[in-house]
Context: one part of a larger RNA
Molecule: small-subunit ribosomal RNA, central domain
Organism: Marvania coccoides
C1' cells in the first nucleotide's frame, strides 16, 4: 500500500527479443455504443486569495471596489459541442522495405607473419649463477650463467592506439581469405501505409572461476613443498610447484554484470575537442550548415548537498522493474533447475 520514491541514503531485473495485457499519429461523413459538457434562475456570508484604486510608507501595512471560489438546488428538455472505443474510407509526418553511399578490435570458420618466454642439440668460454632490504633454500667443473647457430612446442599479438571505433548487454585489437549480422547518412529519390511502444509469464544471449568427456601444457599460478621475516607467520619476500590458463563439445547463470542512473518520445541556453556521413562555397584545405554518435566546460531548471546540465538526474507522457526501520538474513522451510558447486524463488520467532 488510492501516498511518496529508486545516481551515492532502502530500492533499475545483467542484456536483449517477444506473447497476453497497457498506453497510441493526421482526416472524412455516417451509424452504434459510453464519458464529459453545455442553457435560465437561486444559492455559494465575513475573513482568506487575485488584481485596481486612495491613504500611508526605509519597510510592515491599512482603507474600498471588483473577481474568482470544490460545489450546491430548481427549471426546461430540443438541436447542439468535445472525448473515447467499434466498424468503413483514406493520408503520410511516425515505422518498415528498397536503391544509392559510407566507416568500424560486431560475429563464426580457415590459413599464416614476426617478436619474447621456456626446452631440447651443437660450437665458443671456463666460475660462478639466481634471487633480496639483506639473506638463503635453488643452480653450476657431470661444464651453469652468458654468447653464436639450429630445432621443437604452447599462448599472447608491442608500436599503431586516442575522453577513437564496434556491438543490446557481456565484450572485441597482429595479417590475410570465406561465411553471417547490425549500424549511419541522402533536407526534396521510390514503395507499403500506424505495421508503433512498452512488456507480466516465456525463449535466447551472458565475464571470470567452476564442473563433465576428450585433447593440449610454452609462460604464468590457487592447492602443496622449502628458504627467509616474526614472539608466531597457516601471509606479504624469495627457490620450485599441481589442477588452472589454451582448444574442441556440454554445463553453470553469477559480479562493484557500474554511468551504483529500466526502454521509448516529445521540448528546452551557450563555448569547445572528436569520430562517421551529406549539402553549399572554395579550389590549398579549410570554413558554414546539418543528421547519427563520443567527451570537457557551463546557464536556466532540478537536488538534502555533491553534483546533474540536449548523451538530463531540467519539464512532459506511456509502460514494466523495484523500495517501505536495523539485525535475523538474501538465511531456514518447501518448490524449480543442476553431474556437483550451488542458483532463483523467499520467510518467520526473537532483539534492538
Nucleotide at each position: 500500500u488510492u501516498g511518496g520514491g529508486c545516481g551515492u541514503a532502502a530500492a533499475g531485473a545483467g542484456c536483449a527479443c517477444g506473447u497476453a495485457g497497457g498506453c497510441g499519429g493526421u482526416u472524412u461523413a455516417u451509424u452504434u455504443a459510453g464519458c464529459u459538457u453545455g442553457c435560465a434562475c437561486u444559492u455559494g456570508a465575513a475573513a482568506u486569495u487575485u488584481c485596481a484604486a486612495a491613504u500611508g510608507a526605509u519597510g510592515u501595512a491599512u482603507u474600498u471596489g471588483a473577481a474568482a471560489c470544490g460545489g450546491a438546488g430548481u427549471g426546461a428538455a430540443a438541436a447542439g459541442a468535445g472525448u473515447u472505443a467499434a466498424a468503413a474510407a483514406a493520408c503520410u509526418u511516425g515505422u518498415g522495405g528498397a536503391a544509392g553511399u559510407c566507416a568500424a578490435a560486431a560475429g563464426a570458420a580457415a590459413a599464416u607473419a614476426g617478436a619474447a618466454u621456456u626446452c631440447c642439440u651443437a660450437g665458443a668460454g671456463g666460475a660462478g649463477a639466481g634471487g633480496u632490504a639483506a639473506a638463503a633454500u635453488u643452480u653450476g667443473u657431470u661444464g651453469a650463467u652468458u654468447u653464436u647457430a639450429g630445432g621443437a612446442g604452447g599462448a599472447a599479438u608491442a608500436c599503431c592506439g586516442a575522453a577513437a571505433g564496434c556491438g543490446a548487454a557481456g565484450g572485441c585489437a597482429g595479417u590475410u581469405u570465406u561465411c553471417u549480422a547490425g549500424g549511419a547518412c541522402u533536407u526534396a529519390u521510390c514503395c507499403a501505409g500506424a505495421c508503433g511502444u512498452u512488456g507480466a509469464g516465456g525463449u535466447g544471449c551472458g565475464a571470470a572461476a567452476g564442473c563433465g568427456u576428450g585433447g593440449g601444457g610454452a609462460u604464468c599460478a590457487a592447492a602443496a613443498g622449502g628458504g627467509a621475516u616474526u614472539a608466531g607467520a597457516u601471509a606479504c619476500c624469495c627457490c620450485u610447484g599441481u589442477a588452472g590458463u589454451c582448444c574442441a563439445c556440454g554445463c553453470c547463470g553469477u559480479c562493484a554484470a557500474c554511468g551504483a542512473u529500466g526502454a521509448c518520445u516529445a521540448u528546452u541556453c551557450c563555448u569547445u575537442a572528436u569520430u562517421g556521413g551529406a549539402u553549399a562555397c572554395u579550389u590549398u584545405u579549410u570554413u558554414a550548415u546539418u543528421c547519427a554518435g563520443u567527451g570537457a566546460g557551463u546557464g536556466a531548471g532540478c537536488u538534502a548537498a555533491c553534483g546533474c546540465g540536449u548523451u538530463a538526474a531540467a519539464u512532459a507522457g506511456u509502460c514494466c522493474g523495484c523500495c517501505u526501520g536495523a539485525g535475523g538474513a538474501g538465511u531456514a522451510c518447501g518448490a524449480u533447475c543442476g553431474c556437483a558447486a550451488g542458483a532463483u524463488u523467499a520467510a518467520a520467532a526473537c532483539u534492538c